[in-house]
Context: one part of a larger RNA
RNA sequence: CUGGGUGUAAAGGGUGCGUAGGCGGCUUUGCAAGUCAGAUGUGAAAUCUAUGGGCUCAACCCAUAGCCUGCAUUUGAAACUGCAGAGCUUGAGUGAAGUAGAGGCAGGCGGAAUUCCCCGUGUAGCGGUGAAAUGCGUAGAGAUGGGGAGGAACACCAGUGGCGAAGGCGGCCUGCUGGGCUUUAACUGACGCUGAGGCACGAAAGCGUGGGUAGCAAACAGGAUUAGAUACCCUGGUAGUCCACGCUGUAAACGAUGAUUACUAGGUGUGGGGGGUCUGACCCCUUCCGUGCCGGAGUUAACACAAUAAGUAAUCCACCUGGGGAGUACGGCCGCAAGGUUGAAACUC
Numbered sequence: 001c002u003g004g005g006u007g008u009a010a011a012g013g014g015u016g017c018g019u020a021g022g023c024g025g026c027u028u029u030g031c032a033a034g035u036c037a038g039a040u041g042u043g044a045a046a047u048c049u050a051u052g053g054g055c056u057c058a059a060c061c062c063a064u065a066g067c068c069u070g071c072a073u074u075u076g077a078a079a080c081u082g083c084a085g086a087g088c089u090u091g092a093g094u095g096a097a098g099u100a101g102a103g104g105c106a107g108g109c110g111g112a113a114u115u116c117c118c119c120g121u122g123u124a125g126c127g128g129u130g131a132a133a134u135g136c137g138u139a140g141a142g143a144u145g146g147g148g149a150g151g152a153a154c155a156c157c158a159g160u161g162g163c164g165a166a167g168g169c170g171g172c173c174u175g176c177u178g179g180g181c182u183u184u185a186a187c188u189g190a191c192g193c194u195g196a197g198g199c200a201c202g203a204a205a206g207c208g209u210g211g212g213u214a215g216c217a218a219a220c221a222g223g224a225u226u227a228g229a230u231a232c233c234c235u236g237g238u239a240g241u242c243c244a245c246g247c248u249g250u251a252a253a254c255g256a257u258g259a260u261u262a263c264u265a266g267g268u269g270u271g272g273g274g275g276g277u278c279u280g281a282c283c284c285c286u287u288c289c290g291u292g293c294c295g296g297a298g299u300u301a302a303c304a305c306a307a308u309a310a311g312u313a314a315u316c317c318a319c320c321u322g323g324g325g326a327g328u329a330c331g332g333c334c335g336c337a338a339g340g341u342u343g344a345a346a347c348u349c
Stems, first nucleotide, its partner, number of pairs: 003321004007303002012317001014201004021194003025088007033081002035077008048066007091191001092188003095184005103177007110154001115149007125136002162169002206247006215241002220236004258316006266294011298305002322349003331342004
């Protein structure tokens, strides 16, 4: 390489958009590049295979046939692929009518709680733990009542509920804005799928500049524990956590399960639509989209998966190929840095 694989054994890219490329619906006409058939030429000899023959046999040698799976020219075929033309509507999209939602961005507003400050009441403790101590407090703490400041997060509702491509999104209101679903069938007429490179987005931590800082809290300090305790526990506490702009580009970025399409028993919840039955917002029947559980065939090494497949098929991409060395070294690219990405070998078992 081929082959076989990728939920958990090695292996699905973090996610989307999309370039090249690969693949691509139904009917019909033509062409004949692929494809298929015939003919001709060529495909050196030796070798190889078959048969026969010659050395006493064999190796070896000789003859004949085959083979040389290919290439070129030419004559045809037209199902399939391709190319060109014409048409279609079921794939895809547009329109119209509805509809659910923590989808995104910006602005404004609200209450509870923590902390701090001021005033009042009030007096000796408070706090913390397994037990303590450090700490706070007679300069009046803790507790309690009133007032004020400021930052961050939004209890209940809340739900294997919803939305989003993923990361993720949760108080209320307003504005701007993306997508989905259902119904309809007016319009376009294959406009589709995937997608190497590329571009964009991308939790937390971290970085740069400027702000902000209530609570929490790496580092750090102290108190305990202990043989020790650079920890676990306690008292403090700075970066950070928050905002704006810019960078970083990684995660058990997980469903450890790539995207798309079609097909293949059922049962039972739940979210959003439509249709029917109905007096009815119920109930029941049916249908589409989503989200769970159980389960048959089938699959699987087993566990399990099972219409949201890990079943049956098709197309395209990514990735794997014994363990360690190693996601390291070197080089390239990216980054302010931290580092990221690409990614070996010697050696060893």